[in-house]
This is a predicted structure of a 1446-nucleotide RNA (small-subunit ribosomal RNA) from an uncultured bacterium.
The RNAcentral record of the sequence draws on ENA.
The prediction has a mean pLDDT of 84.

RNA sequence: AGAGUUUGAUCCUGGCUCAGGAUGAACGCUGGCGGUGUGCUUUAGGUAUGCAAGUCGAGCGAAUUUGUAGCAAUACAAGUUAGCGGCAGACGGGUGAGUAACGCGUAAGAAUCUACCCUCAAGCGGGGAAUAACUGAUCGAAAGAUUGGCUAAUACCGCAUAAUAACUACGGUUUAAAGGGCUUAACUGCCCACUUGAGGAGGAGCUUGCGUCCUAUCAGCUUGUUGGUGAGGUAAAGGCUUACCAAGGCUAUGACGGGUAUCUGGACUGAGAGGUUGACCAGACACAGGGGCACUGAGACACGGGCUCCACACCUACGGGUGGCAGCAACCGGGAAUAUUGGGCAAUGGACGAAAGUCUGACCCAGCGACACCGCGUGGAGGAUGAAGGCUUUAGGGUCGUAAACUCCUUUUGACAGUCCCUUCACAGACUGUAGAAUAAGCUCUUACUAACUACGUGCCAGAAGUCUCGGUAAUACGUAGGGAGCAAGCGUUAUCCGGAUUUAUUGGGCGUAAAGAGUGUGUAAGCGUCUUUUCAAGUUCUUAUUGAAAGACUGAGGCUCAACCUCAGCAUGUGUAAGAAUACUGUUAAGAUCGAGGAUUAUUCGGGGUGCUGGAACAGUUGGUGUAGUAGUGAAAUACGUUGAUAUCAACUGGAACACCGAAGGCGAAGGCAAGCACCUAGGAUUAUCCUGACGCUGAGACACGAAAGCUAGGGGAGCGAAAAGGAUUAGAGACCCUUGUAGUCCUAGCCGUAAACGAUGGAUGCUAGCUAGUGUGAUUUUUUGCACUGGCGCAAGCUAACGCGUUAAGCAUCCCGCCUGGGGAGUACGGUCGCAAGGCUAAAACUCAAAGGAAUUGACGGGGACCCGCACAACCAGUGGAGCGUGUGGUUUAAUUCGACGCAACGCGAAGAACCUUACCUGGGCUCGAAAUGUAGUGGACCGGGGUGGAAACAUCCCUUCCCGCAAGGGCUGCUAUAUAGGUGCUGCAUGGCUGUCGUCAGCUCGUGUCGUGAGAUGUUGGGUUAAGUCCCGCAACGAGCGCAACCCUUAUUGUCAGUUGCCAUCAUUCAGUUGGGCACUCUGGCGAAACCGCCUCGGAUAACGGGGAGGAAGGUGGGGAUGACGUCAAGUCCUCAUGGCCUUUAUGUCCAGGGCUACACACGUGCUACAAUGGUCGGUACAAACCGUCGCAAACCCGCGAGGGGGAGCUAAUCGGAAAAAGCCGACCUCAGUUCGGAUUGGAGUCUGCAACUCGACUCCAUGAAGCUGGAAUCGCUAGUAAUCGCGGAUCAGAACGCCGCGGUGAAUACGUUCCCGGGCCUUGUACACACCGCCCGUCACAUCACGAAAGUGGGCUGUACUAGAAGCCGGUGGGCUAACCGCAAGGAAGCAGCCGUCCAAGGUAUAACUCAUGAUUGGGGUGAAGUCGUAACAAGGUAUCC
Repeated sequence: AGAGUUUGAUCCUGGCUCAGGAUGAACGCUGGCGGUGUGCUUUAGGUAUGCAAGUCGAGCGAAUUUGUAGCAAUACAAGUUAGCGGCAGACGGGUGAGUAACGCGUAAGAAUCUACCCUCAAGCGGGGAAUAACUGAUCGAAAGAUUGGCUAAUACCGCAUAAUAACUACGGUUUAAAGGGCUUAACUGCCCACUUGAGGAGGAGCUUGCGUCCUAUCAGCUUGUUGGUGAGGUAAAGGCUUACCAAGGCUAUGACGGGUAUCUGGACUGAGAGGUUGACCAGACACAGGGGCACUGAGACACGGGCUCCACACCUACGGGUGGCAGCAACCGGGAAUAUUGGGCAAUGGACGAAAGUCUGACCCAGCGACACCGCGUGGAGGAUGAAGGCUUUAGGGUCGUAAACUCCUUUUGACAGUCCCUUCACAGACUGUAGAAUAAGCUCUUACUAACUACGUGCCAGAAGUCUCGGUAAUACGUAGGGAGCAAGCGUUAUCCGGAUUUAUUGGGCGUAAAGAGUGUGUAAGCGUCUUUUCAAGUUCUUAUUGAAAGACUGAGGCUCAACCUCAGCAUGUGUAAGAAUACUGUUAAGAUCGAGGAUUAUUCGGGGUGCUGGAACAGUUGGUGUAGUAGUGAAAUACGUUGAUAUCAACUGGAACACCGAAGGCGAAGGCAAGCACCUAGGAUUAUCCUGACGCUGAGACACGAAAGCUAGGGGAGCGAAAAGGAUUAGAGACCCUUGUAGUCCUAGCCGUAAACGAUGGAUGCUAGCUAGUGUGAUUUUUUGCACUGGCGCAAGCUAACGCGUUAAGCAUCCCGCCUGGGGAGUACGGUCGCAAGGCUAAAACUCAAAGGAAUUGACGGGGACCCGCACAACCAGUGGAGCGUGUGGUUUAAUUCGACGCAACGCGAAGAACCUUACCUGGGCUCGAAAUGUAGUGGACCGGGGUGGAAACAUCCCUUCCCGCAAGGGCUGCUAUAUAGGUGCUGCAUGGCUGUCGUCAGCUCGUGUCGUGAGAUGUUGGGUUAAGUCCCGCAACGAGCGCAACCCUUAUUGUCAGUUGCCAUCAUUCAGUUGGGCACUCUGGCGAAACCGCCUCGGAUAACGGGGAGGAAGGUGGGGAUGACGUCAAGUCCUCAUGGCCUUUAUGUCCAGGGCUACACACGUGCUACAAUGGUCGGUACAAACCGUCGCAAACCCGCGAGGGGGAGCUAAUCGGAAAAAGCCGACCUCAGUUCGGAUUGGAGUCUGCAACUCGACUCCAUGAAGCUGGAAUCGCUAGUAAUCGCGGAUCAGAACGCCGCGGUGAAUACGUUCCCGGGCCUUGUACACACCGCCCGUCACAUCACGAAAGUGGGCUGUACUAGAAGCCGGUGGGCUAACCGCAAGGAAGCAGCCGUCCAAGGUAUAACUCAUGAUUGGGGUGAAGUCGUAACAAGGUAUCC
């Protein structure tokens, strides 16, 4: 310090996630030792038991124990302690419920108190009356209570004295005490107490400034409230309380209300600023079962005190009592979760005491827990047959791995034994010795982020996952194993906080299009504000003082063997307070200035606003005339109007709305918006010249005003247009688009509404930063030009921006102010509030859900986008298919099987260039198991081959006959059987593959290097202007070159030269039936080598280029015709059944052999062909002209037989020699005469031929007979541009036989193409895109189903708070006090003083009524989210098929 994740890829915006640190933690697996810390975060839930606050006998009486003395009473000594009394129980310890507060923090203050302690001053005299304990009696279950009697004090009460105390009318008045111990012969002395006063220390109470969470969907709150006076009260100021008077006080700098929460020093994190937090330790506060209350006291409204109400629990004799662990342990409960009913007062501290001492669950220790931090160990050195074993492997090896074994050594921890030190001895600690490698390693991860990879299993299953995602048969992602990586007595997971996150942005973000500028203005508060001088010193800067507890943090030392931990010293820390200094800037005071702002006067300009009047065109209606059958409307129609006279046309009248031309990139206005003309009223801006005021300014939360269209209320108006509605069309439907009608509305007046894609998607103001060009208004000069203001266009000036783009009209550089944003959806929705007549507006969430949503640009693909171009693509022409019969293939059906594959083009006469057996893969049945075929090794045997017999359908089984070779030898060859390693598979996966093939497409494209441009994906080149069949070529150009394709090179064909003439040819000569022979090689032909064509020549066009048009010549003319040749890639296209091959499956079978059957089935559907339907024909007879090819396993002539298929025959031919071989259409002649025929030949019967072991299932052909459908074919659709279509025959492969198929060959031989609008396919450029699996794309809404959270809802149940009334325990205070009373006064009566009782004020709980807020729940209901394959449509994305959106 960053990384992953939106995309095909890119940049940006933006969220989500990860790596780090931390914890009072918990959970899973594992666990050796020690030190130091730490441990109920949940129910402030309930608690059995024990302990946690007592002490003092030197305050007092009494009782009592022991001892001594004594007969005893008793005395003395040492103890014990229930009670009275004193001090302490207000500290220490716990907890965080409440509290948003002077509670806390910090800094100050004045009107106070203070036991114990310290200092100082003074004093401590003399009396009295009681009472508990104890004792008697009574009541009660108990707790306890009542009453009679006795008694003491440092308990209580007077008197005396008394101030520098208190009060005061300034004369004065009032107020105190206690003794005890030791000691002395004693006055005494000492110590501890006591009283009064003054001061201190520490402590406490009170007041104030500042700081201290969220919420405005809480905006107004307050009646003791704010102040005053009198009185009361308190230790003390004060509405603290009360009476009266006044009407104040707080609040947008957030009152009041609601929610949440102890606060701080600090802790965690962070570079810091910050954010989060408040366990342990320390300071403060609050509380003690839930409330209220006071008493005592120096101090409490009191955790282990009291009274009372409530809830709960316990005891009870039912009458009544008792209790409060948020002290330490412990128990129950709750919970994911948190310890021992331990030891000790030795240390530190506290209470009491004169002290000894007692008490102390404070504290010090120990126990439990890896809960955290720190330290140590589980051994060290050597050791290669690289052991065994595991894993893996390409089978060689590799790896675990010096790791182990083994040898030597050491002894921390642990075990055993002992010693020392410390300690008034509780617990810990240190040291020495002995034996012995012994007692001690796990956890997580291993696709990327993120360090670390293989095998097997599994097969979208099981599972994983922090995010992206992984898993559907080769998973480094699941599970296991081996290896590896990381950390280590721990390791992972979960939860939470900070960080990364500059993702709330002060440091340090944004708002044209990503979320975000309010529709616009006026203006209040508030913020900010020109120049010069001056005052003050508030801000600001500096200095000094003070405070900022300790601990912590930091730095430096020191102590535990180190560290954690602990100790010491220092430093640091604030927007504090007080004093002082400075005066640049801000502020303040005073005085000025004019450039910001404003005003006056002059002229011009403007669809700015309002009111009134007026106008013409168009339209509709009405009346009248002319006139006749249609009009209107559409893609086409229909509804509609019209013979009751429309449309058309003429004239007149009526009506409402809107204002053509001018008119514009133009003008005005704050925006919305504003347009016929004229008049009146009125706002504003700009320019121009002079004068004046003197900062008067800018922005603007709230507030106020304006604000298109639609809509609403009331009254008018209503021509045209026109939601709704109706009808007609369209359509699968059409609640739409189109058409015919048509109501609200649109218009006016008055009033609401307050929203728009109210947009420049760009808030306002001011200053600064190159230009070019145009317009409007008004000035200067009037010649060009030029100033100011406004409005436009261009632009790589700079600059900014993610890019697009902006660019003096900024989105640049700066300042000021306002508004707004913080992932998508839910949602601009719910609830609440507020405005509105309503519609609805404004304000504005959450649950839940997703990992994206989004912007700009890029490359493709696509478009019922555009431009250009091509192709038998259309058009034109010819001939077909689709109808018939038959052939053939496919689907379907059938079947034991009808083997398998191929499925739009690009499957379907396809694999198959040929299924009777074989083929054959299928079915039935019969056989074999090292196998039908191949190889190695070992053992054993001898031939193998051949011939024959039996059984059988055959395979096969079995029997018989015959029988080895080479070599001197060793041995080798051939072969049967057995065993073994293996074979075999047309079994699966073409979505694991190679190879091959199809297709786009013989379309003209596809790329690279360097350079340049761009942040980048990418672009450029390859685009553009021409041209071409072509990315073919030329020109231009930030490109320059290159590669694969195109073309050419290859084959063939068309012309020709030359060479060669046999089997070919024959002009001349001779000859023959015949190129038959002689002869010849001129010609034809054959096949080698050449030539020829290149826009080369002419002309025209064109940029003078490329090239194109025409012409000449030429056999051929513009790639001459045809073929071979198929770029990068696409379709998970086809093929595991050609072959090869991974994996899986099978091994007496899915292998192999054999026989028979099947692949040939047949209600049907489709493809592709053949033959036809006839006269351009059919039949018969005669007659002519090819090319290419094939033949010894063969082609086969002549001749003979048969109607024929064919048979016999066998010359010749291994082929320019012989044969197949007849070419057919054609031509000549004859018949048929338009008919289901002399067309057509299916089907069937009969008879045959050939091939072949074998033609039944199931061959082809022949003859005789039979003579079906069919008379030119619906929708639709195929082929073809010249030697082509059409038509005619010939040959070949396969093959025993079996083509109407396929592959070739020649004969005859057309028609048409205006042209590119349309259909299909393709190329290039451009445009749009929400597509990228790429339009067979994407995607919206209802409905149905499941599920989740939320809203509404008659209500229902809680919680909390307020108000009114009622109520009134305990208690303080007040009143009363007839009852009662020891101390004082009084001789007494009585008084004073007081108590009980009673009454009252206040008041807790409770009750009644009502209201607000909030939580839960609720039949039903509403929308929303989510969910592999549901329904209906197709709204959006392309012009998305009606542009989209508000």